Record summary: Model confidence (mean pLDDT): 81 of 100. The part of an RNA shown here (large-subunit ribosomal RNA, domain I) has 544 nucleotides and comes from a Pseudomonadota bacterium. It matches the Rfam family "Bacterial large subunit ribosomal RNA". The full RNA is in RNAcentral, with records from ENA.

[in-house]
Context: one part of a larger RNA
RNA sequence: AGCCAAUGGUGGAUGCCUUGGCAGUUUGGGCCGAUGAAGGACGCCUGCAUACCGGCGAAAACAACGGUGAGGCGGUAAGCAGCCGUUAUCAACCGUUGGUUUCCGAAUGGGGUAACCUACCAAGACGAAAGUCUUGGUGCCUUCCGUUUCGGAAGGCGGGAACCUGGGGAACUGAAACAUCUCAGUACCCAGAGGAAAAGAAAUCAUAUGAGAUUCCGUAAGUAGCGGCGAGCGAAAGCGGAAUAGCCUAAACCACCCUCCAUUUGGAGGUUUGGGGUUGCGGGACUGCCAUAACGAGAUUUUUCUUUGUAGGGGAAAGGUAUGGAAAGGCCUGCCAUAGAGAGUGAAAGCCUCGUACCCGAAACAAAGAAAAAUCUUAGGCAGUAUCCCAAGUACCACGAGGCACGGCAAACCUUGUGGGAAGCUGGGUCGGUCACGAUCCAAGGCUAAAUACCCAAACUGACCGAUAGCGGACUAGUACCGCGAGGGAAAGGUGAAAAGAACCCCGAAAGGGGAGUGAAAUAGAUACUGAAACCAUUGGCUA
Numbered sequence: 001a002g003c004c005a006a007u008g009g010u011g012g013a014u015g016c017c018u019u020g021g022c023a024g025u026u027u028g029g030g031c032c033g034a035u036g037a038a039g040g041a042c043g044c045c046u047g048c049a050u051a052c053c054g055g056c057g058a059a060a061a062c063a064a065c066g067g068u069g070a071g072g073c074g075g076u077a078a079g080c081a082g083c084c085g086u087u088a089u090c091a092a093c094c095g096u097u098g099g100u101u102u103c104c105g106a107a108u109g110g111g112g113u114a115a116c117c118u119a120c121c122a123a124g125a126c127g128a129a130a131g132u133c134u135u136g137g138u139g140c141c142u143u144c145c146g147u148u149u150c151g152g153a154a155g156g157c158g159g160g161a162a163c164c165u166g167g168g169g170a171a172c173u174g175a176a177a178c179a180u181c182u183c184a185g186u187a188c189c190c191a192g193a194g195g196a197a198a199a200g201a202a203a204u205c206a207u208a209u210g211a212g213a214u215u216c217c218g219u220a221a222g223u224a225g226c227g228g229c230g231a232g233c234g235a236a237a238g239c240g241g242a243a244u245a246g247c248c249u250a251a252a253c254c255a256c257c258c259u260c261c262a263u264u265u266g267g268a269g270g271u272u273u274g275g276g277g278u279u280g281c282g283g284g285a286c287u288g289c290c291a292u293a294a295c296g297a298g299a300u301u302u303u304u305c306u307u308u309g310u311a312g313g314g315g316a317a318a319g320g321u322a323u324g325g326a327a328a329g330g331c332c333u334g335c336c337a338u339a340g341a342g343a344g345u346g347a348a349a350g351c352c353u354c355g356u357a358c359c360c361g362a363a364a365c366a367a368a369g370a371a372a373a374a375u376c377u378u379a380g381g382c383a384g385u386a387u388c389c390c391a392a393g394u395a396c397c398a399c400g401a402g403g404c405a406c407g408g409c410a411a412a413c414c415u416u417g418u419g420g421g422a423a424g425c426u427g428g429g430u431c432g433g434u435c436a437c438g439a440u441c442c443a444a445g446g447c448u449a450a451a452u453a454c455c456c457a458a459a460c461u462g463a464c465c466g467a468u469a470g471c472g473g474a475c476u477a478g479u480a481c482c483g484c485g486a487g488g489g490a491a492a493g494g495u496g497a498a499a500a501g502a503a504c505c506c507c508g509a510a511a512g513g514g515g516a517g518u519g520a521a522a523u524a525g526a527u528a529c530u531g532a533a534a535c536c537a538u539u540g541g542c543u544a
Base pairs, nucleotide, nucleotide: 001543002542003541004540005539006538007537008536009535015529016494017493020465021464022462023461024460025459026458027457028456029455030454031159032158039104040103041102042057043056044055045054046081047080048079051076052075053074062098063097064096065095066094067093071084072083073082109118110117111116119138120137121136122135123134124133125132126131139157140156141155142154143153144152145151163194164192165191166190167189168188174181178228204211205210215242216241217240218239219238225233226232246447247446248445249391253275254274255273257270258269259268260267261266280425282390283389284388285387286384287383288382289381290380296378297377298376299375300374301373302372303371304370305369306368307367308366309365310364312360313359314358318333319332320331321330334351335350336340342354343353344352396420397419398418399417400416401415402414403413406432427442428441429440430439431438481488482487504515505514506513507512
């Protein structure tokens, strides 16, 4: 020096565990903000007594009402001191409703390097005064009202993970290159809305039979089609389901009012308001006739009741024995069960604890439903006539674009930038060039719940994870740290049943160790469960 074995050290794999995650099911819920939000800064929560977390706001554990209650003064976090309370009108705790709510922040008197500086007006307090303090107001934009100027009122502003609508809108990529095409109307930017949004009551679809708003799911169907007919893109009707809900204007006409002309009834014009009217087997106005305020329907408010939620309450039944540190496991003998879900307790508990089945419960607030009352709203039918009305720079056409699964294509349909430009019910649109016949539907105004999307909470479930896994995060985690910044972003769990956390003695400056003691165990001693390997030693053996 190497090899072997044993014993240690180091190290933290493995096993076991779970405070935390992940996915789903069911039920319920979904906007906040100038009455100052979201998010923060700074403080407060008895002192020793800092820090982080949690709650709160100078009223920083305040009030009323209800529940609960013998113990409390938030947690990590034990201790000492001090304080409150112990059967309730009374501490603390839980719930409902109020009150308070510093400063910054849309931030809004002005400024500003957020949490700071500084002003004016009005009223008030103190003061001799200077001045200080308290309360309220003083932002911009839009609309309306008023106005000589000055002004007043209402609304908006900002935030929100995802979901939604609209306005803009890529490229990498694929096409085995690449330009049409694709990726994709995706990512991203902007604006806006809501608990959903959007869409929506046929100028729809069908086809010779008919259907009857919209949305979503399944199917039709990878079909019909589109496509450098390449890569690829890709319907609809129909059928089966979920959920269902329909309405209001404009116009004709009438009335009121105003102006003008005639002034004798009247005629012309006009804005607002009210009535009327809302449709395509055309409808309405108009004229005539019939019927008509009761039943019914709807909305709002109030009261009462019911149910549910936001605190809670009751809730059965086991002993012995040996082992063991400890019994819930073994053995013996019982009991309850509308409860043998689950968790905990010194090993494995229906009967020890919390619970569970079942039953009960609200002063206050909220939601849903029912009933009653009040107020408000809500109406038709027949016939006649062919006089009036039925949404115009619209439909439509041309050119240029875009959207439709459809890339100008034989290209209909929808939207419209430029130009042209109707008919008006004997009217007009559509039926995938176009025309005829036929069928079908009424554009150029508006509103509309549910079924749908996303998220959150609670309960429950898991051939989900178990600390390099599972959320990035089981721990001070969006923390430490990195970056000027946008932003990036960790590592890190386990003594023991219980701290019983090692009094006392010895060595040592201490750290650390040796005894002693605790404990079932201390090679469980706080770097601590288990404790693999690499690696490092010690002892013994072997080889040269």
Overview:
Taxonomically the source falls in Pseudomonadota (Bacteria, Pseudomonadati).